[in-house]
RNA sequence: GCCGGGUGUUGUGGCGUGCACCUGUAACCAGAGCUACUACUGGGGCAGAGUUCGGUGGAUGGCUUGAGGUCGGGGUUCCUGAAGGUUGGCGCGCUAUGCUGAGCGGACGCCCGCACUAAGUCCUGCGUCAACAUGGGCGUAUCUACGGAAGCAGUUGCGUCCAGGUUGUAUAGUGAGAGUCGUACCGGCCCAGGGCGGAAACGCAGCAGGCAAAAGGCUCCGCGCUCGACGGUAGUGGGACUACGUCUGUGAAUAGGCGUCAUCCGUCAGCCCGGCCAACAUAGUUAGACCCGAACUUUU
Numbered sequence: 001g002c003c004g005g006g007u008g009u010u011g012u013g014g015c016g017u018g019c020a021c022c023u024g025u026a027a028c029c030a031g032a033g034c035u036a037c038u039a040c041u042g043g044g045g046c047a048g049a050g051u052u053c054g055g056u057g058g059a060u061g062g063c064u065u066g067a068g069g070u071c072g073g074g075g076u077u078c079c080u081g082a083a084g085g086u087u088g089g090c091g092c093g094c095u096a097u098g099c100u101g102a103g104c105g106g107a108c109g110c111c112c113g114c115a116c117u118a119a120g121u122c123c124u125g126c127g128u129c130a131a132c133a134u135g136g137g138c139g140u141a142u143c144u145a146c147g148g149a150a151g152c153a154g155u156u157g158c159g160u161c162c163a164g165g166u167u168g169u170a171u172a173g174u175g176a177g178a179g180u181c182g183u184a185c186c187g188g189c190c191c192a193g194g195g196c197g198g199a200a201a202c203g204c205a206g207c208a209g210g211c212a213a214a215a216g217g218c219u220c221c222g223c224g225c226u227c228g229a230c231g232g233u234a235g236u237g238g239g240a241c242u243a244c245g246u247c248u249g250u251g252a253a254u255a256g257g258c259g260u261c262a263u264c265c266g267u268c269a270g271c272c273c274g275g276c277c278a279a280c281a282u283a284g285u286u287a288g289a290c291c292c293g294a295a296c297u298u299u300u
Base pairs, nucleotide, nucleotide: 001046002045003044004023005022006021007020008019009018013037014034015033028043029042030041031040048298049297050296051295052294053293054292055291060287061286062285063284064283068277069276070275071274072273073272074271079270080269081268082267084265085264087262088261089260090259091258092257094256095255096254097253103250104249105248106247107246108245109244111239112238114237115236116235117234118233120230121229122228125225126224127223128222129168130167131166132165134163135162136161137160138159139158140157141156143154144153146151175221177220178219179218180217181216188211189210190209195204196203197202
């Protein structure tokens, strides 16, 4: 004196340091420290070593330019290019459906706060005849005989209702239908008690209560007429509609696709200004270990 150096990066005020890569020598190891500072400490090895300039050159980086790209703004009459759209023409032995009927029609149904007609179901309102004969209920009137009274036995009428029968110059139709009430009394029958007549027997009128072919009323059924409601009723007509269905006329196309040309319409780029990314666009320039050459310095 030497025992490494370089590039990028990390860390530090800075140095030493850590990591990655490249490249060396005959040739190292250990610690992490130094403190304002071109820079820490210990051990070991070797004999030459170092500095500057030039050349070559591996890894890897820096800078410049900008082929190209991208973003924003401006411009965009024409032109060029790209991707679309509108309309029209032409072309296609293109596809699907189509004489088992395309396309174009007609009628009807389905639809309507639609209209009319009819039947059905439900529902409202009104109405529901009369005469004759026979028998009967009730009321009422009249006359006669008898009786002391209540009364009893009869005669002759009238009114009203019931039953079943025969019917009609009747009716839109109208049955001899069923039930119920019968009302404090003011219709009928049976009428306790009580009342009246009577010596009594019994009778008379008769309330409460009960009863019903037969005062009358009401309800229901039936019958006739009738207002209205309903709808997955059905027939006609009107409207609406073309999704579907049925029937029917005509009889060969209908819908789409592709290509090309033209017209028109806007969009984007090409243009201008600015920003950004940009050298494997292996352009230029620069740094770069080792190696080669030259010059210079130097310890034992």